Predicted 3D model of a 74-nucleotide RNA (transfer RNA) from an Actinomycetota bacterium. RNAcentral records the identical sequence in 2 taxa.
RNA sequence: GGGGCGGUAGCUCAAUCGGUUAGAGCGGCAGACUCAUAAUCUGUUGGUUCCAGGUUCAAGUCCUGGCCGCCCCA
Repeated sequence: GGGGCGGUAGCUCAAUCGGUUAGAGCGGCAGACUCAUAAUCUGUUGGUUCCAGGUUCAAGUCCUGGCCGCCCCA
């Protein structure tokens, strides 16, 4: 230098052909249970979907550029 994959909640990850509320588990907080703790159960808390533009009635998803990480080629 060229190519591929990825970036979504504090962490690990989903999200169908672009389609109308962006979710799950873990975590945090509160409560129940217990003499108490853990475990368990219930409720709750959570997001500038890496950044900037573009297309569209509608973008996490498509297009362009950039940044970061991993891998391959040279």

Notes
Its Rfam family is "tRNA". By type it is a transfer RNA.